RNAcentral holds the sequence, with entries from MGnify. Predicted 3D model of a 135-nucleotide RNA (c-di-AMP riboswitch aptamer (ydaO/yuaA leader)) from a soil metagenome.
[in-house]
RNA sequence: CGCCUAAUCCCCUGCGGGGGAACCGGGGAACCACCACCUUCCCCUGGGGUGAAUCCGGCCCAGCUCGCGCUGGGGCGGUAGGGCAUACCUCUGGCCCGAACCCGUCAGCUAACUCGGUCGGCGGCCGCGGGAGGA
Numbered sequence: 001c002g003c004c005u006a007a008u009c010c011c012c013u014g015c016g017g018g019g020g021a022a023c024c025g026g027g028g029a030a031c032c033a034c035c036a037c038c039u040u041c042c043c044c045u046g047g048g049g050u051g052a053a054u055c056c057g058g059c060c061c062a063g064c065u066c067g068c069g070c071u072g073g074g075g076c077g078g079u080a081g082g083g084c085a086u087a088c089c090u091c092u093g094g095c096c097c098g099a100a101c102c103c104g105u106c107a108g109c110u111a112a113c114u115c116g117g118u119c120g121g122c123g124g125c126c127g128c129g130g131g132a133g134g135a
Stems, first nucleotide, its partner, number of pairs: 001123004008021005022118006032108001046106001047103004055078003059074006081097004
C1' cells in the first nucleotide's frame, strides 16, 4: 500500500476499562408457512445456528461377521458454492478455498422490542540491520 473476513472508525480514561457510530449475527407478532386422518417399515445425540465451506466416488489400515456386509481411522479425486487479479462491465482462460466452531432437546418467517460480535489470517514495495553462498 493491498487482500480474505461483519471484524472498522471516533471519544473518554484512574490505563483496569468505558461509551458511541458503522457493519454483522441471534432471539422475537400479525399475515403466510408448518401443523390434520389412515396404513406399512426403519431409525433416534433429535433439532437448530454462524460460515462459501455442501454433496459424490474410489483406495489403504484396524475391529466385528460363516458370509453378505457394518463401524472407525487415514488419505486421494471430483463437486454445489466462494475468493483473487484489471479504471468499470462481460466473456474466455489462470491461481486459490471448498474449513472450523457453537446452542443443548429448544428456536419457521417476523414489525416493535431484545441479546450479542468488532477476531484472526495473508501478500507486495521501500528502508535499516544480520547471516549464507558465489566470483

The model forms 92% of the base pairs in the Rfam consensus.